[in-house]
């Protein structure tokens, strides 16, 4: 530089949940909490999942079901990129 993450060190991040709030939902976002995480740091570029406002379509008689991301998930996988430290 690259490669690994045993050994260790000095640091980091914050599931779930719980209170605000944002939003049509998914979920975001701040506190509090701390499951785990060697990228659990950044990117929505690929695939996967979640939601269906608005539009379509069908049935009905006050509504209902189906499709569908322009949302959203990076703590689902991979790509991209940036990085502390050791060196078995």
């Nucleotide at each position: 530089c690259a490669u690994u993450g045993a050994u260790a060190a000095u640091a980091g991040c914050a599931c779930a949940u719980u209170u605000a709030u944002c939003g049509a939902a998914a979920g975001g976002u701040a506190a509090a909490g701390u499951c785990g995480c060697a990228a659990a740091g950044c990117u929505a570029u690929g695939g996967g999942u979640c939601u269906a406002a608005a539009g379509a379509a069908a049935a009905u008689u006050a509504u209902u079901u189906u499709c569908u991301a322009u949302g959203a998930u990076u703590g689902c996988c991979a790509g991209g990129u940036u990085a502390c430290c050791a060196a078995a």

Notes: A computed fold for an 88-nucleotide RNA from Clostridium autoethanogenum, annotated as c-di-GMP-I riboswitch aptamer. The RNAcentral record of the sequence draws on Ribocentre. The prediction has a mean pLDDT of 89.